[in-house]
Context: one part of a larger RNA
RNA sequence: GGUGCACGGUGGAUGCCUUGGCUCUCAGAGGCGAGGAAGGACGUGAUAAGCUGCGAUAAGCUGUGGGGACUGGCCAAUACGGACCGAUCCGCAGAUUUCCGAAUGGGGAAACCCGAUUGUUUGAAGAACAAUCAUUCCGCAAGGAAGGCAAACCUCGAGAACUGAAACAUCUUAGUAUCGAGAGGAAGAGAAAACAAAUGUGAUUUCCUGAGUAGUGGCGAGCGAAAUGGAAAUAGCCUAAACCGAUUGGACUUCGGUCCGGUCGGGGUUGUGGGACCACAAUAUGACAAGUGAACAUGAACUGGAACUGUAUGGAAAGGCAGGCCAUAGAAGGUGAAAGCCCUGUACGGGUAAGCGUUCAUGCAUCUAGUGGUAUCCCGAGUAGGACGGAGCAGGUGAAACUUUGUCUGAAUCUACCAGCACCAUCUGGUAAGGCUAAAUACUCCUGAGAGACCGAUAGUGAACUAGUACCGUGAGGGAAAGGUGAAAAGUACCCUGAAUAAGGGGAUGAAAUAGUAUCUGAAACCGUGCACUU
Numbered sequence: 001g002g003u004g005c006a007c008g009g010u011g012g013a014u015g016c017c018u019u020g021g022c023u024c025u026c027a028g029a030g031g032c033g034a035g036g037a038a039g040g041a042c043g044u045g046a047u048a049a050g051c052u053g054c055g056a057u058a059a060g061c062u063g064u065g066g067g068g069a070c071u072g073g074c075c076a077a078u079a080c081g082g083a084c085c086g087a088u089c090c091g092c093a094g095a096u097u098u099c100c101g102a103a104u105g106g107g108g109a110a111a112c113c114c115g116a117u118u119g120u121u122u123g124a125a126g127a128a129c130a131a132u133c134a135u136u137c138c139g140c141a142a143g144g145a146a147g148g149c150a151a152a153c154c155u156c157g158a159g160a161a162c163u164g165a166a167a168c169a170u171c172u173u174a175g176u177a178u179c180g181a182g183a184g185g186a187a188g189a190g191a192a193a194a195c196a197a198a199u200g201u202g203a204u205u206u207c208c209u210g211a212g213u214a215g216u217g218g219c220g221a222g223c224g225a226a227a228u229g230g231a232a233a234u235a236g237c238c239u240a241a242a243c244c245g246a247u248u249g250g251a252c253u254u255c256g257g258u259c260c261g262g263u264c265g266g267g268g269u270u271g272u273g274g275g276a277c278c279a280c281a282a283u284a285u286g287a288c289a290a291g292u293g294a295a296c297a298u299g300a301a302c303u304g305g306a307a308c309u310g311u312a313u314g315g316a317a318a319g320g321c322a323g324g325c326c327a328u329a330g331a332a333g334g335u336g337a338a339a340g341c342c343c344u345g346u347a348c349g350g351g352u353a354a355g356c357g358u359u360c361a362u363g364c365a366u367c368u369a370g371u372g373g374u375a376u377c378c379c380g381a382g383u384a385g386g387a388c389g390g391a392g393c394a395g396g397u398g399a400a401a402c403u404u405u406g407u408c409u410g411a412a413u414c415u416a417c418c419a420g421c422a423c424c425a426u427c428u429g430g431u432a433a434g435g436c437u438a439a440a441u442a443c444u445c446c447u448g449a450g451a452g453a454c455c456g457a458u459a460g461u462g463a464a465c466u467a468g469u470a471c472c473g474u475g476a477g478g479g480a481a482a483g484g485u486g487a488a489a490a491g492u493a494c495c496c497u498g499a500a501u502a503a504g505g506g507g508a509u510g511a512a513a514u515a516g517u518a519u520c521u522g523a524a525a526c527c528g529u530g531c532a533c534u535u
Base pairs, nucleotide, nucleotide: 001534002533003532004531005530006529007528008527009526015520016484017483020455021454022452023451024450025449026448027447028446029444030443031149032148039100040099041098042055043054044053046078047077050074051073061094062093063092064091065090066089070082071081072080105114106113107112115133116132117131118130119129120128121127135146136145137144138143153184154182155181156180157179158178164171168218194201195200205232206231207230208229215223216222236436237435238434239380243266244265245264246263247262248261249260250259251258252257271414273379274378275377276376277373278372279371280370286367287366291362292361293360294359295358296357298355302350303349304348308323309322310321311320324341325340326330332344333343334342385409386408387407388406389405390404391403392402395421416431417430418429419428420427471478472477491519494506495505496504497503
């Protein structure tokens, strides 16, 4: 030096565990903000660095409901207190809420600086304190509104490229990413100028089907419908105009009026065309918002809630053995090992403020009808349509309808107009150029309940721990590591070695200390000690 065996050190794998995550389901909620938000700065404790809470009334103040013995958060300890005259704690409603921040009196390098007016304190000045003082829009004014933030979902506007086409230009990626504006709990769409082609359907939306079909396409890569049928959910309405009335402005006037308007009210709302108008008839029938009242249900903290003992082992029984019991409760968690019957609970009940909901009554704000006639009037105009250039439609200009519109044009009013994929005729369907509309649908920053052939500390969120922390970067930004004593701290009294508050040896606790806080288990690499064999 090597090999083997044994015993250690180091190290932190593995096993077991879970406070945390991940993905969903069902409910709820779907906003907060000038009454100053979101997010922060600085404070605030007897001692107080961090987290949490709170705001100069500062781990809190008031009222009220619950609750019933401990209590001053994580967080031990000491000191000092509080509490059955009901504290701590939980619910609800209030008060307070520094400074910054939309930040809004002016400024500013956020958490700072400097004002004006009025008032109070003061004899006065100064100073201090309180209130008010931004901008835009609406309004005569008084006054009101907006602004900013927020995870996705939604609508609108602007809008790529890598990529694919095995290159690349039309095309694709894709109206995606990204940017901007705006709204709601959903948004958008929506009561046929629709589909269709039969004896038709009857607003919109979503799902299944139709169907990878019809189509489209350097007919390449690719893109890709609709009707129908079956489901979910269902809901329909208001205006403009004609005409009538009131009121008001202007122009002209021969003062008799005529013409052009504005505002308000009535009227009217349709495609078997409707309405105005004229005639007749009638005052019916029904619907229903807010509010109010009643009843019922729901609704916070909370509350009642069954049933087990013995025995041996063991540190400890819930496991074994023996004999019982409850069950509308054998979900789950905890308890010194594995508990239906020990604890918290669970099934099933009870309970109440505000609030929300349902039903009934009231409610008269609002809405809701007929028949006949048809001469006249009305039925949404720079619109429909056309040309040129684009865009959207599954559809790339094509035979290209339909929708939209930058430029130029430009109708008709029911004997009318539009559509049915060039166009024409017939036929069929409908009535554009005004508006509103719940549900079925999309999403989850957030709350509650629950689930998992999801993870189990190099996994699962980056984060189970003071985590978007420490740390890095001028900055945008990047971004960790780090869980486990024991049933209970019972966390080693006392003695000794030692320079020692290091470390260790006795001893004590404990079932165990090779469970000693560098703490469960404690692999390997690596480093030793002893013994055996061997060079």
Annotation
A computed fold for a 535-nucleotide part of an RNA from a Cytophagales bacterium, annotated as large-subunit ribosomal RNA, domain I. Lineage of the source: Bacteria > Pseudomonadati > Bacteroidota > Cytophagia > Cytophagales.